[in-house]
RNA sequence: UAUAACUGUUUAGCGCCAGACCGCAUUUUCUGCGGUGACGAGGCAAGAGGUUAUCGAAAUUUUCGGCGGAUGCCUCUUCGGCAAUGCCUUGGUCGUCAGAAUUCAUACAAAUAAACAAAGGUGGAUUCAUAAGGCACA
Numbered sequence: 001u002a003u004a005a006c007u008g009u010u011u012a013g014c015g016c017c018a019g020a021c022c023g024c025a026u027u028u029u030c031u032g033c034g035g036u037g038a039c040g041a042g043g044c045a046a047g048a049g050g051u052u053a054u055c056g057a058a059a060u061u062u063u064c065g066g067c068g069g070a071u072g073c074c075u076c077u078u079c080g081g082c083a084a085u086g087c088c089u090u091g092g093u094c095g096u097c098a099g100a101a102u103u104c105a106u107a108c109a110a111a112u113a114a115a116c117a118a119a120g121g122u123g124g125a126u127u128c129a130u131a132a133g134g135c136a137c138a
Base pairs, nucleotide, nucleotide: 014068015067016066017065019064020036021035022034023033024032025031039056040055041054045078046077047076048075049074050073051072079095080094081093082092085136086135087134088133089132090131099128100127101126102125103124104123105122106121
């Protein structure tokens, strides 16, 4: 100097604590102080409304209970992609890696070391969809 790995920060399975539980002080109660209160994976076009907001891991245990928030889902509006000249309208489906379903394969986690997921992602195959109309240009 370069590269790689790991750790921390850049907030969102995130924050908080009147209940509850635990520890300490006190002979006890009351009370005071402190602590616990979800293990990671995945997840954001904008706005409004609604909603007990995805996935598995662990667990004979408080991962109980409650409050707030939230990238999920549904409905509506707007913006954008898919539509190989552009734009507009309608319809469909998605969200910037911008169609859906089924199936096969596949890298990747943490809770102490080691080990151990699913969803989603990625790749392949199959099926379906990839539209209709108008204007302009050639």
Molecule: glmS glucosamine-6-phosphate activated ribozyme aptamer